[in-house]
RNA sequence: UAAUAGACAGGGCAAAGUCAGCGAAAGCUGAUGACGCAAAGCUAAAGGGGCUACAGCGGCUGCGGCCGCCACGCCAGCCAGUUGCCGGG
Numbered sequence: 001u002a003a004u005a006g007a008c009a010g011g012g013c014a015a016a017g018u019c020a021g022c023g024a025a026a027g028c029u030g031a032u033g034a035c036g037c038a039a040a041g042c043u044a045a046a047g048g049g050g051c052u053a054c055a056g057c058g059g060c061u062g063c064g065g066c067c068g069c070c071a072c073g074c075c076a077g078c079c080a081g082u083u084g085c086c087g088g089g
Base pairs, nucleotide, nucleotide: 004089006086012037013036017032018031019030020029021028022027035077041082042081043080047079048078049075050074051073056069057068058067059066060065
């Protein structure tokens, strides 16, 4: 100097829930709260996978609605891609 294990140190993020708001929903934002996380940093049609279905299309209907399909909508704390802190031994 480089790599590595994941110790030490400095720290970081923040699940569920609750309150407020946005959204048709999935979900998101802020506050609170910590389940956990060595990437729980970033990347979402254009790697995979999952979730929702307003509108649209098709079918049914007792005409109130119901069922099916559908994502360039959503999830990165599902896998993945990519970047990064420290560096005992």

This is a predicted structure of an 89-nucleotide RNA (c-di-GMP-I riboswitch aptamer) from a Bacillota bacterium.
Model confidence (mean pLDDT): 85 of 100.
The organism belongs to Bacillota, within Bacteria.